[in-house]
The prediction has a mean pLDDT of 88. The part of an RNA shown here (small-subunit ribosomal RNA, 5' domain) has 502 nucleotides and comes from an uncultured bacterium. It matches the Rfam family "Bacterial small subunit ribosomal RNA". Rfam links the family to the GO terms structural constituent of ribosome and ribosome.
Context: one part of a larger RNA
RNA sequence: GAUUGAACGCUGGCGGCAUGCCUUACACAUGCAAGUCGAACGGCAGCGCGGACUUCGGUCUGGCGGCGAGUGGCGAACGGGUGAGUAAUGUAUCGGAACGUACCAUUCAGUGGGGGAUAACGCAGCGAAAGUUGCGCUAAUACCGCAUAUUCUGUGCGCAGGAAAGCAGGGGAUCGCAAGACCUUGCGCUGAUUGAGCGGCCGAUAUCAGACUAGCUAGUUGGUGAGGUAAAAGCUCACCAAGGCGACGACGGGUAGCCGGCCUGAGAGGGUGACCGGCCACACUGGAACUGAGACACGGUCCAGACUCCUACGGGGGGCAGCAGUGGGGAAUCUUCCACAAUGGGCGAAAGCCUGAUGGAGCGACGCCGCGUGAGCGAAGAAGGCCUUCGGGUUGUAAAGCUCUGUCUGGAGGGACGAAGGAAGUGACGGUACCUCCGGAGGAAGCCACGGCUAACUACGUGCCAGCAGCCGCGGUAAUACGUAGGUGGCGAGCGUUGUCC
Numbered sequence: 001g002a003u004u005g006a007a008c009g010c011u012g013g014c015g016g017c018a019u020g021c022c023u024u025a026c027a028c029a030u031g032c033a034a035g036u037c038g039a040a041c042g043g044c045a046g047c048g049c050g051g052a053c054u055u056c057g058g059u060c061u062g063g064c065g066g067c068g069a070g071u072g073g074c075g076a077a078c079g080g081g082u083g084a085g086u087a088a089u090g091u092a093u094c095g096g097a098a099c100g101u102a103c104c105a106u107u108c109a110g111u112g113g114g115g116g117a118u119a120a121c122g123c124a125g126c127g128a129a130a131g132u133u134g135c136g137c138u139a140a141u142a143c144c145g146c147a148u149a150u151u152c153u154g155u156g157c158g159c160a161g162g163a164a165a166g167c168a169g170g171g172g173a174u175c176g177c178a179a180g181a182c183c184u185u186g187c188g189c190u191g192a193u194u195g196a197g198c199g200g201c202c203g204a205u206a207u208c209a210g211a212c213u214a215g216c217u218a219g220u221u222g223g224u225g226a227g228g229u230a231a232a233a234g235c236u237c238a239c240c241a242a243g244g245c246g247a248c249g250a251c252g253g254g255u256a257g258c259c260g261g262c263c264u265g266a267g268a269g270g271g272u273g274a275c276c277g278g279c280c281a282c283a284c285u286g287g288a289a290c291u292g293a294g295a296c297a298c299g300g301u302c303c304a305g306a307c308u309c310c311u312a313c314g315g316g317g318g319g320c321a322g323c324a325g326u327g328g329g330g331a332a333u334c335u336u337c338c339a340c341a342a343u344g345g346g347c348g349a350a351a352g353c354c355u356g357a358u359g360g361a362g363c364g365a366c367g368c369c370g371c372g373u374g375a376g377c378g379a380a381g382a383a384g385g386c387c388u389u390c391g392g393g394u395u396g397u398a399a400a401g402c403u404c405u406g407u408c409u410g411g412a413g414g415g416a417c418g419a420a421g422g423a424a425g426u427g428a429c430g431g432u433a434c435c436u437c438c439g440g441a442g443g444a445a446g447c448c449a450c451g452g453c454u455a456a457c458u459a460c461g462u463g464c465c466a467g468c469a470g471c472c473g474c475g476g477u478a479a480u481a482c483g484u485a486g487g488u489g490g491c492g493a494g495c496g497u498u499g500u501c502c
């Protein structure tokens, strides 16, 4: 000099864009952050409409709009957070073969015929609650068989095994009392094929420091067989062999998420890994599996533990490293805001619903950038301050005064882009940005330094005191080095200090 997620001191006008718990992966009050589908289903708690009854209070009725709870489907494994652990089961780059894949696309084939349950609900009961028990009824795209299956799986190649579900819109004839059958369109469903994207696995190379850590290893290293997995493999097990790693640093201890990048530097290099993007790991602590295409699952389950809350003492509930917010820790880090209008995601045929992702607003000079605090003229070089050799010098065109301007601010009027499919409609931000008009210099400058390095000097006070200080060093009676004042220099809505790295 450059840098910063900074902090502290003094000061502080506006705007844009960024950015904001680096410390206790400490504990959390409250609200919200993952739902959706009635075009899968039985139904009808509540609301509205229609209808029936009515003693005019109301009652009944799923007929319709819809729909709480329930069955079922898809989603909840994404998105969001954090960096504890991890020195390699990670990451980066380059390769590999023995794999999986819901939704999407592609191609082929099918979607026939049956069955038994169960929640909701009703009745009865237990419990303070959380919740739960018995009996009875019922539906499905829930569940289970049968049939069919050149493809799929297994195979001794003979064969064996293995599927499915309907829903909605429209409709001429025919059938049917009707519902409907039937036909058709769309969406689904089942079995297989190929693909894309995504994911699992393996190898090579690279990846912090210390040798005052030198030997480490028993599923350890390899084989055979078996099990297991979506899949290769000691992944697991039985048996057999005795191997495997190591000064090219094994093993153990310490520290640490890795990278694209970022900072610095002419570069080589050094430092770093906030924000944004990719990967990994974690979700109170430890362990485990279930469901599922996918989890060993942040807002799921079970067990144990610590903590905390409720309790009728029998027993139960909870997990902010989601967004806000609170306490605590700390030098230190924000609103319990608005909206789904846009982008994106989930569900849905759609309308739409949900979305603290996201878009925005708020707070903080924390950073970067831009603008302003006025411009021109103005010497009696006014007054005042400071210095003085008392002549004067300086502050200083600075002020006053005169003539202007109107950025920002203030008031008034207008007023967006962002919003799109054929049209219409749809904006949180926001009456914001922006434009026009009005008013008036009015509301807007500080901080640090002035001995040398290093740009900038005098006076007074103090008297090795009080104090300064990055280094050298100043201060003991004329201190340009302390304190104050005037002046000057530097930077400027900032300036200095401290930390930090090059």
Stems, first nucleotide, its partner, number of pairs: 001502001004499001006498005013371005019364002021329001026327003030324003035074003040071002043067002047065003050061004081282003090207007099199003104195002107192005112146001114144002121136006152161003166187006174181002208254001215245003220242008257279004261272004284305005307318004335361001337360003343357001344355004374404004384395004408443001410438005418429001446491005451472003457486005467474002